A computed fold for a 1503-nucleotide RNA from an uncultured prokaryote, annotated as small-subunit ribosomal RNA. Its Rfam family is "Bacterial small subunit ribosomal RNA". Its family is annotated with structural constituent of ribosome and ribosome in the Gene Ontology. Its mean pLDDT, the model's own confidence on a scale to 100, is 84.

């Protein structure tokens, strides 16, 4: 610092996801030790027990219980035991009374300000400490304890009796104290204790003095309390709120300011800079996290607050409305004799309950502090320690060296090994940690005691302080630490391993079981499930969940955006706000410096110390970016003052316009009516039909009516802020521009709320309606048609007024200003002699440079550099919806969510692919024409269906006479028998035996059993080699399964032109370019042009045949001319000829002429056998189809192994109601039929072709000559061509079928062979929708060979003979090819995808209502308490005239109030019968609305 995820692929945009750190966590698996921290986040839910605040005897009176001493009794072992009495003494229960129970401690419920944090301020307090003042005299009356009664279960309580004080009260004194009318008035206290010389004494003391204590007043200090500025969550779907309110005067209160309170008087405050009102929250130092800026968070420790079951209320007190205090209400639990009482862990532990979760009912007050005391010393669950828990940070160890035979085992394996791995064993050694036994610091300094010195005093007492001495005091603790001993001896585990992201394999599972953060794994070869072995990372701890912060520039101050991605309001005008031209003064609010306080402390950062390092702890800096004084400084911004004119307006003067409103009026069409001609139709569509029309349309033509709209002008012309304006005239009106010159003086721009105009539809009210026309209604279409289409046809469109307020209201581009290349149009105006050119200014267009952009684009009419000022936006979906407001008659509009879901969703470009887009072009594709299938029988595949099996593949074109170039056994894979287990085959081993053979017996055979013959080869004499049996186990062996694991071969697009690559160049990039364009072509074949230049693979040649000619050669081929001839080139001869079969030639648009760009090429010609690729083959680019073959081979992996192998006989692949495909033979006269007769080529042949002759009516037979083949044989070609005969019929067509009879092959023709022969004659008269081939030696049509084969062609493939007809042309069908367009396609239109319904499932919203929480207003109530009253009962201190008064006490009562009640309102939340829409998901119905022109272009707004 980034990365993974939308796509074929790219760039962008934007989400969702990961890596980091982090925690008061928990949960899985695992655990050795030590340090230092932390440890109920959830019910502020309830609590048993026990502890947590007392202590003072030096404030009293006093003695229950303890001990001591003293007395007295008693017993009796004459010194113990009891008993009593006695404050005398040490001390003390209860109890007056003092301080202290406001501090520690522990919580976060409330609280959005009465709170907290920073700063600042006046009207106050303030025990105990602490400097200063002045005091501390001198009486008085009660109450508690106590003791006697009395109620009560208890709690406790009452009544009479007596007593003390540092309790309580008065007097005196009193100012620097308080109040004052400035005269004056007025307020105070308490003792207790040590020590003591003289003096007094009632022997208690007095009295001096020294301590503490007490009053009274001023200062400090420390703590408190209150006022104020600023800071300080989230919500406008909370916009108004306020009556003590807001402020004055008097008055009460208070420590103390104030509406705090109260009376009256005025009416004000507060709020868009967020009041009121809701919802969450204690706040800070600080903590986590980040590069910061920030974000989240407030556990531990510190500072403030708030609370103490809930609510309320006061008392006391220096302090409280009080956590372990009172009172009262409520809820709970408790006790209880039922009348009454008692209690409050959010204090330490601890229990239940709640939760994923959070410790022991410990030790000590030894340190530290705190309360009480003079002190000793009590009293402390603060605190120190411990104990539990890997909760976290740290630190440590589980061992070190060596050690290859690379040991066993495992795991993998290409069978060699490899890898675990120096890892282990063995060897040598250490000994931290843990254990055992010793040893052992430091936390402890005081106080108290001695002794010196100093202070106080009369004092060498007492007290205080300051120095020395001795001595006491440790919970933790069997401490830390240190020795010493044994023995490697007790110590290591979790996660991960597709990618992110660091680590591979092997076995199982087989979309199951399972994983998974995100993309995404699993459907028989899973590195992604699960074990293993192997690595990786971390390590006493790892992983997993869960939080926060980051990465996230994804809320953007720092740091983003709106033209199509989300995102400019439909346009104006304008108020608060924001901003603002140019000079000069002058102020200091902003701003910038410097100095002072403050910004606790602990954290954090820096330097240094202590623990063995570390964590941790401690010392000192820094820092705390802040906030208030103060004090300069004036540039800029604000403010003031005076002035300016360049902005911004005014005034003159023209100028151009569908700017707007009213009023008037005009032609031309359409309709309808009236009326003439005039006759059978007319409309109308793709074709039609509804419609109209013989009652006279339509067509013509005259004539009225009435309404809408204004043709030509007309134009990327013009006005208007937008919406918008359009015949022509008048009237009233806004704005715009130009020139020139005058004047005003920043008056400006923007604009949140506000308000105004706002197409279309649509609503109300009245009018008006030709002509279009929702909705209807009809006719067509259609599987249907509630559409598209035609024929009617009302709302409505017009017009007055008045709502609505929205549109894809768009330039998808907010407004106003200023700058920045060039060219070209055009509109107004100015300059101009000029209607010309040229400048200039306001507009509206194009094209463009720089910059900008994700790209497309934009480019002085900015999407460019900039400034101001609004408005929006922050994944997609659910949704511009719900729900609340606001406007509205309604329609509805604005405003404006969530729950739930997805991993994307979007934008531009790109390469394809499509399109009922376009363009050019090819092709037996159509189109012209021949002949066929399709009907009929047979023949042959298939398909279904039957079978024990009808073996298995193929399967739109590219299966279907296909594999099969040939199923009676065999093949053969299939079935049903009967049989074999190292097997029929191959290798290795051990034992026999030569191999091999001849008979018989059972049996269907396979096999079994008995027998005959025979003893070879080589040799080192061991043996060995080929066979044949037996054996034993490795292993053979499968036409089992996967063609979707492959190899390799094959179709198919397609013999279509066309696919690509270097390097360059453009592009952010996928990619373009080249390869596009202009011709031309069979061809990306060639030219030309060209940011391209070349270059491969294809095209085409090169190759093989044919088709012309030359040369060579000439036998078995051939015969011209000579000779023989048996008349057959048969013979001599002959290589001319033909032909063989080799090598050459030839054909190249070379040549002429036209077209063409003067190229390429085309057309015509000429020559030539052969002419533009001469004809035919061979050859098949990157590719596509998961095409197709495991059954032709080969081959992973799975699976069978007395069976899924082997061998055997048989029977099936040959079956048949039936359906498709390829063929044959025909329906006949261009023909059947019989008799004569002609002409081929190209093959085959030794297991062979088989001649001639006989024989058979014939297949065939007998023969057996030639022939290893240009000799010889298969071999007759046929069709033709002569001629007879048949005459249109189911025939003298046709030949199925079946009966009889035969032939060949072959072990063997029944299932199931071909072939003759006799006889036997089916269907069938040229074929429905549809469809096939083919452009010349070609279709047609004729036969002939081979292969394969024993035998079995109508197939296959190959051969010649005969030989046609058409082709205008490319608009249609199909299929390709290139270029262009559109795409929401990319599995690529056989795509993709929208809505309804029906079933499940999940959030939600409505709803008659119901429940529950808060809360408003009205009332009613009124517990305890202060306060206020006070006729009523009491009353010690003071006063008194002795009557009583003063004051208090209780009681009554008024006002305030808490809880509670009623009545009615708002609101949150839960429920709900039913109901609305919206998400999901594999599959379902219906339709087909979107994307292509998407088959009616889409799409916005309205009904």
């Nucleotide at each position: 610092a980034g990365a993974g995820u939308u796509u074929g692929a790219u760039c962008c945009u934007g989400g969702c996801u990961c890596a980091g750190a982090u925690u008061g966590a928990a949960c899985g698996c695992u655990g050795g030790c030590g340090g230092c921290a932390u440890g109920c986040u959830u019910a502020a839910c309830a609590c048993a027990u026990g502890c947590a605040a007392g202590u003072c005897g030096a404030a009293c009176g006093g003695c229950a219980g303890c001990a001591c001493g003293a007395g007295a009794a008693a017993g009796c072992u004459u010194g113990c035991u009891u008993u009593c009495u006695u404050g005398g003494u040490g001390g003390c229960g209860a109890g007056u009374g003092g301080c202290g129970g406001a501090c520690g401690g522990g919580u976060g419920a409330g609280u959005a300000a009465u709170g907290c944090g920073u700063g600042g301020g006046a009207a106050u307090u303030u025990g105990c400490c602490u400097g200063g003042u002045a005091g501390u005299g001198g009486g008085g009356g009660g109450c508690a304890a106590c003791c006697c009664g009395a109620g009560g279960a208890a709690a406790c309580u009452c009544a009479a009796g007596c007593u003390a004080a540092u309790a309580c009260c008065g007097c005196a004194u009193a100012a620097u104290c308080u109040c004052u009318a400035c005269g004056g008035a007025g307020c105070a206290a308490a003792g207790c204790u040590g020590g003591g010389g003289a003096c007094c004494u009632u022997c208690g003391g007095g009295c001096c003095u020294g301590g503490c204590a007490c009053u009274u007043u001023u200062g400090g200090a420390u703590g408190a309390g209150c006022c104020u500025a600023c800071g300080u969550c989230g919500g406008a779907u909370u916009a108004g709120c306020u009556u003590g309110u807001u402020g004055g005067u008097g008055g009460g209160g208070u420590a103390a300011u104030g509406g705090c309170c109260u009376a009256c008087c005025a009416a004000g405050g507060c709020g868009a800079c967020g009041a009121u009102c809701c919802g969450u929250a204690g706040c800070u130092g600080g903590u986590c996290u980040g590069a910061g800026a920030g974000g989240a968070c407030g556990a531990u420790c510190a500072g403030c607050c708030a609370c103490a079951u809930u609510g309320g209320g006061a008392c006391u007190g220096a302090g409280a409305c009080a956590c372990g205090g009172c009172c009262c209400a409520a809820a709970c639990u408790c006790c209880u004799a039922c009348g009454g009482g008692a209690g409050g862990c959010a204090g330490c532990a601890g229990u239940g309950g709640g939760g994923a979760a959070u410790a022991u009912u410990g030790g000590a007050c030894a340190a530290u502090g705190g309360g009480c005391g003079a002190a000793a010393g009590c009293c402390u669950g603060a605190u120190c320690c411990a104990g539990c828990a890997a909760u976290g940070c740290c630190g440590c160890g589980u061992g070190u060296g060596u050690g290859a035979a690379g040991a066993a085992g495992g795991c993998c394996u290409g069978c060699g090994g490899g890898u675990u791995g120096u890892a282990a064993a063995g060897c040598a050694c250490u000994u931290u940690c843990a254990g055992u036994g010793g040893g052992g610091a430091a936390g402890a300094a005081a106080u108290g005691c001695u002794u010196a010195g100093g202070g106080c005093u009369a004092a060498u007492a007492c007290c205080c302080c300051u120095a020395a001495g001795a001595g006491c005091u440790g919970a933790c603790g069997u401490u830390a630490c240190c020795c010493a001993c044994a023995g490697a001896a007790g110590a290591a585990g979790c996660a991960c391993c597709g990618g992110c992201u660091a680590a591979c394999u092997c076995u199982g599972u087989g979309c199951c079981a399972g994983c998974a953060g995100c993309c995404g794994c699993g459907g028989u070869a899973a590195u992604a499930c699960a074990g293993a072995g192997g690595g990786u990372g971390c390590a006493a701890g790892c992983g997993u969940u869960a939080u926060u912060c980051g990465g996230a520039g994804u809320u953007a101050c720092u740091g983003g955006g709106c033209g199509u991605a989300a995102a400019g309001c439909g346009c104006g005008c304008g108020u608060a706000g924001g901003u603002g031209g140019a000079u000069a003064u002058u102020u200091a609010a902003g701003u910038c410096g410097g100095a002072u306080g403050u910004g606790a402390a602990a954290g954090c950062c820096c330097c240094g110390g202590g623990c063995u390092c570390a964590a941790c702890c401690u010392g000192g800096g820094a820092a705390c970016u802040g906030c208030a004084u103060u004090u300069g400084a004036a540039a800029c911004u604000g403010g003031u003052u005076a002035a300016c004119u360049a902005g911004a307006g005014u005034g003159u003067g023209g100028u151009a316009g569908a700017g707007g409103a009213g009023a008037g009026u005009g032609g031309a069409a359409u309709u309808u009516c009236a009326g003439g001609u005039g006759u059978a139709g007319c409309g109308g569509u793709g074709a039609a039909a509804u419609g109209c029309g013989u009652a006279g349309a339509g067509a013509u033509c005259u004539g009225a009516a009435g309404g809408a709209a204004c043709a030509c002008c007309a134009g990327u012309g013009g006005c208007g802020a937008a919406g918008g304006c359009g015949g022509c005239u008048c009237u009233c009106u806004g704005g715009a521009c130009c020139a020139a010159c005058a004047c005003u003086g920043a008056c400006g721009c923007u604009g949140a709320g506000g308000u105004g105009c706002g197409a279309a539809a649509g609503c109300g009210u009245g009018g008006g309606u030709a002509g279009c026309a929702a909705a209807c209604g009809g006719g067509a279409u259609u599987a249907g048609a509630u559409a598209c289409c035609c024929c009617g046809g009302u709302a409505g469109u017009c017009c007055a007024c008045g709502c609505c307020g929205u549109a894809a209201a768009c330039g998808a581009u907010g407004u106003c200003a200023a700058c920045u290349a060039a060219c070209u149009g055009u509109u107004g105006g100015g300059c101009u002699u000029g209607u010309c050119c040229c400048c200039u200014u306001a507009g509206u267009g194009g094209c463009g440079c720089a910059g900008c952009u994700a790209a497309c684009g934009c480019g002085a009419u900015a999407a460019g550099u900039u400034g101001a000022c609004c408005g929006c936006c922050u994944g997609g979906g659910g949704a511009g919806u719900a729900c609340g407001g606001c406007c509205g008659c309604a329609a509805g509009g604005u405003u404006a969510a969530a729950a739930c879901u997805c991993a994307a969703a979007u934008g531009a470009a790109u390469u394809g692919a499509c399109g009922g887009g376009g363009g050019c072009c090819c092709g037996c594709a159509c189109a012209a024409g021949c002949g066929g299938u399709g009907g009929a029988g047979c023949a042959u595949g298939u398909g279904g269906u039957u079978u024990a099996a009808u073996u298995c593949g193929a399967u739109g074109c590219a299966a279907c006479g296909c594999g099969a170039a040939g199923a009676a056994c065999c093949u053969u894979a299939c079935c049903a028998g009967g049989u074999c287990u190292u097997g029929a085959c191959a290798u290795c081993c051990c034992g026999a035996g030569a191999a091999u053979u001849u008979a018989c017996u059972a049996g269907a055979g396979a096999u079994a059993g008995u027998u005959u013959a025979g003893u070879g080869c080589c040799u080192u004499c061991g043996g060995g080699a080929a066979c044949u049996c037996g054996g034993u186990g490795a292993c053979a062996g499968g036409u089992g399964c996967u063609g979707c694991a492959u190899g390799g071969c094959u179709g198919u697009c397609g013999u279509c032109a066309g696919c690509u690559c270097g390097u360059g160049u453009c592009g952010u990039g996928a990619g373009a370019u080249g390869u596009u364009g202009g011709g031309u072509u069979a061809a990306g074949u060639c030219c030309c042009g060209u940011a391209a230049c070349g270059a491969g693979c294809g095209c085409a040649a090169c190759c093989c045949u044919u088709a012309c000619c030359c040369u060579u050669a000439g036998u078995u081929a051939c015969c011209a001319g000579c000779g023989a001839u048996u008349c057959g080139g048969u013979c001599g001869g002959g290589c001319a000829c033909u032909c063989u079969a080799a090598g050459g030639g030839g054909a190249c648009u070379g040549c002429c002429g036209g077209u063409g760009a003067u190229a390429a090429a085309c057309c015509g010609g000429a020559g030539g056998a052969a002419g533009g690729c001469g004809g035919g083959g061979a050859c098949g680019a990157u590719g596509u189809c998961a095409a197709g073959u495991c059954a032709u081979c080969a081959u992973g992996g799975c699976c069978c192994u007395u069976a899924c192998g082997g061998g055997u006989a048989g029977g099936g692949c040959u079956a048949c109601a039936c359906a498709c495909g390829u063929g044959c033979u025909a329906c006949a006269a261009u023909g059947g039929g019989c008799a004569g007769u002609a002409c081929a080529a190209a093959g085959g042949g030794c297991u062979g072709c088989g001649a001639a002759a006989c024989c058979g009516c014939g297949a065939g037979g007998u023969g057996g000559a030639g022939c290893u083949a240009a000799u010889c044989c298969c071999a007759a070609a046929a069709a033709g061509c002569u001629g007879c005969u048949c005459u249109c019929a189911g025939u003298c067509c046709g030949g199925a079928u079946u009966g009889g009879a035969g032939u060949c092959u072959g072990c063997a023709a029944c299932u199931c062979g071909a072939c003759u022969c006799c006889a036997u004659g089916a269907a069938g008269u040229c074929g429905g929708a549809a469809u096939c081939g083919c452009u010349a030696g070609u279709a047609a049509u004729c036969g002939u060979a081979a292969a394969u084969c024993a035998g079995a062609a109508u197939g296959u493939u190959a051969c010649g003979g005969u030989g046609a007809a058409u082709a205008c042309g490319u608009u249609c069908c199909c299929g390709g090819g290139c270029c262009u367009u559109g795409u929401a396609c990319a599995c690529a239109c056989c795509g993709c995808c929208c809505g309804u319904c029906a079933a499940g499932c999940c959030a939600u919203g409505g709803a008659a209502g119901u429940g529950u929480g808060u809360u408003g207003u009205a009332c009613c109530a009124g517990a305890a308490g202060c306060g206020g009253g006070u006729a009523g009962a009491c009353u010690a201190a003071c006063c008194u005239u002795c009557g009583g008064g003063a004051g208090g006490u209780c009681g009554c009562u008024c006002a305030c109030c808490a809880c509670g009640g009623u009545a009615u309102g708002a609101u949150u939340c839960a429920u709900g019968a039913c109901u609305a829409g919206g998400g999901u998901g594999a599959a379902g119905u219906c339709g087909u609305a979107a994307c292509a022109a998407g088959g009616u272009a889409a799409c916005c707004g309205u009904a």